[in-house]
RNA sequence: CGACGUGACCAGGAGAUCGUCGGCGAUCCUCGAGAUCGCGGGAGGAAAGUCCGAGCUCCACAGGGCAGGGUGCCGGGUAACUCCCGGUCGGGGUGACCCGGAGGAAAGUGCAACAGAGAGCAGGGCGCCGCGAGGUUCACCUUGCGGUAAGCGUGAAAGGGUGCGGUAAGAGCGCACCGGCGCCACCGGUAACGGUGGCGGCCAGGCAAACCCCACUUGGAGCAAGACCGAAUAGGGAAGCGUUCGAGGGCGGCCCGUCCGAUGCUUCCGGGUUGGUUGCUAGAGGCCGUCGGUAACGGCGGUCGUAGAGGAAUGAUCUCCACCUCCUCGCGGGCGACCGCGGGGUGGCACAGAACUCGGCUUACGGACACGUCGGGCC
RNA sequence: CCGAGUGUAGUGCAGUAGCAGCACGCGCCGUUCGGGCCGGCGAAGUCGGAGGUGCAAUUCCUCCCACUCGGA
Numbered sequence: 001c002g003a004c005g006u007g008a009c010c011a012g013g014a015g016a017u018c019g020u021c022g023g024c025g026a027u028c029c030u031c032g033a034g035a036u037c038g039c040g041g042g043a044g045g046a047a048a049g050u051c052c053g054a055g056c057u058c059c060a061c062a063g064g065g066c067a068g069g070g071u072g073c074c075g076g077g078u079a080a081c082u083c084c085c086g087g088u089c090g091g092g093g094u095g096a097c098c099c100g101g102a103g104g105a106a107a108g109u110g111c112a113a114c115a116g117a118g119a120g121c122a123g124g125g126c127g128c129c130g131c132g133a134g135g136u137u138c139a140c141c142u143u144g145c146g147g148u149a150a151g152c153g154u155g156a157a158a159g160g161g162u163g164c165g166g167u168a169a170g171a172g173c174g175c176a177c178c179g180g181c182g183c184c185a186c187c188g189g190u191a192a193c194g195g196u197g198g199c200g201g202c203c204a205g206g207c208a209a210a211c212c213c214c215a216c217u218u219g220g221a222g223c224a225a226g227a228c229c230g231a232a233u234a235g236g237g238a239a240g241c242g243u244u245c246g247a248g249g250g251c252g253g254c255c256c257g258u259c260c261g262a263u264g265c266u267u268c269c270g271g272g273u274u275g276g277u278u279g280c281u282a283g284a285g286g287c288c289g290u291c292g293g294u295a296a297c298g299g300c301g302g303u304c305g306u307a308g309a310g311g312a313a314u315g316a317u318c319u320c321c322a323c324c325u326c327c328u329c330g331c332g333g334g335c336g337a338c339c340g341c342g343g344g345g346u347g348g349c350a351c352a353g354a355a356c357u358c359g360g361c362u363u364a365c366g367g368a369c370a371c372g373u374c375g376g377g378c379c
Numbered sequence: 380c381c382g383a384g385u386g387u388a389g390u391g392c393a394g395u396a397g398c399a400g401c402a403c404g405c406g407c408c409g410u411u412c413g414g415g416c417c418g419g420c421g422a423a424g425u426c427g428g429a430g431g432u433g434c435a436a437u438u439c440c441u442c443c444c445a446c447u448c449g450g451a
Base pairs, nucleotide, nucleotide: 001375002374003373004372005371006370007369009367010366012321013320014319015318016317017316018315020042021041023039024038025037026036027035028034029032044351048362049361051360052359053358054357055356056222057221058220059219068218069217070216071215072214073087074086075085076084077083088102089100090099091098092097103213104212108211109210110207111206125152126151127148128147129146130145131144132143133142134141135140160178161177162176163175164174165173179203181200182199183198184197185196186195187194188193226278227277228276229275236269237268238267239266240265241264248260249259250258251257285304286303287302288301289300290299291298292297323348324347326345327344328343329342330341331340332339333338380450381449382448383447384446385445386444389403390402391401392400397434405421406420407419408418409417427443428442429441430440431439
């Protein structure tokens, strides 16, 4: 210098003016969902996707079982989790380091296109070997029967590897070593597992993100959950009044008068629509210190107050400073490409907007730092 | 805000581990005096995108994207 790995961090800062959404206070009046003024507060690391897990609320529910869903190495953390931490084993990378949905395929059912002789209690095409027959140049060729699985070839996959012996040719057929599997014993570890030794058959393939088996676990819905208050109109229930001896209504301050007038009118009850209030922001909370723990995390002490809207606020403009890109001027260094310092100008500053609240995961995205790895160059 | 579903040829739909199909439409040829109907032939697909499992993925799993529907 280049390419990477891991971890933790920031999300431009200050000021002024004008707005916007809540809260508190004061003043004024026409006393209201009012006006004015003042003080103080107002998005995120992901507020996102809604993929998991909870709190909270309502519905359902004697107990047990089946079905369905979820999870799946071991230990720990947590309110809980499919999350996190540590480890084991497996895989990837030269490495720092990273990834893993990682129980069971000797319980059963099933799947494997094409190619290939053969694809699941394996198979026999070419080849190799033996015997018989025929041809015959007695090297060999053709053919029938049988043996074989070392070699060839197909495939993603053909059922241990190497060597020696053995054989007509061969083969775990036998033996030695190596690999793998199962069982037993001992040692280490809480465990997953690892190590050592012995025995066995010589080897039993893959897929369970196919059905399935085993173990553990699991009610359903969601703040548009739910609760409270509730005008007018229409509907429901009850009581009363009234139908020509007229309830009630319009005109009107009242009476008279006049007009309308019968599934009507009045009162009460019930339900709860527009709407309002609540749920609603102090919570498994943040930060700091200390102790325990490898860590996730936990205990103790101190400290902080930090949005709560409801078609939905958190914005805009200007100035200065900081950072980055490009252009340009000056100075300095260098043979040079170029580098450093200073001045001026231009442009830029990501992803993205709370909607009941938390813990995670995933996805989007700008910058800068520390430590480490590999490669190259120079001293 | 909460919940459910769908993406396959130009359009509407099948398919659900083993070469991706059907109908309409489109192109060419035939038939006809010409057009339509009809008959024949043909083109057209990143199976929404990325990753994983597996010999093999449109299909199974995970994450994104787009669209549609329901709830006061």

Two RNAs folded together computationally: RNase P RNA and transfer RNA, 451 nucleotides in total.
Model confidence (mean pLDDT): 76 of 100.
Rfam match: Bacterial RNase P class A. It is annotated as a ribozyme.